Transfer RNA from Candidatus Odyssella sp., 76 nucleotides, folded computationally. It matches the Rfam family "tRNA". Rfam classes the family as a transfer RNA. It was read from a public genome assembly. NCBI's taxonomy places the organism under Bacteria, Pseudomonadota, Alphaproteobacteria, Candidatus Paracaedibacteraceae, Candidatus Odyssella. The coordinates come from a structure-prediction model, not an experiment, and the mean pLDDT is 83.
[in-house]
RNA sequence: GCCCCCAUCGUCUAGUGGCCCAGGACGCCUGCCUCUCACGUAGGUAACAGGGGUUCGAAUCCCCUUGGGGGCGCCA
Numbered sequence: 001g002c003c004c005c006c007a008u009c010g011u012c013u014a015g016u017g018g019c020c021c022a023g024g025a026c027g028c029c030u031g032c033c034u035c036u037c038a039c040g041u042a043g044g045u046a047a048c049a050g051g052g053g054u055u056c057g058a059a060u061c062c063c064c065u066u067g068g069g070g071g072c073g074c075c076a
Stems, first nucleotide, its partner, number of pairs: 001072007010026004018056001027045006049065005
């Protein structure tokens, strides 16, 4: 330098054009339960790496950038 893959709540993840102003588990917060704590239970909290494009419609498709991983090459 070229090519490929990945990036979503605090963490792990679902998603493959419309059912998603994004779902689940754990965590955290509140209530209930308990003498107290834990457990259990009900509810809440919080995310699409950034920018642009295509489309009636984008987490999803395309381009650029950023970061991470892998392969090949160049110099010596």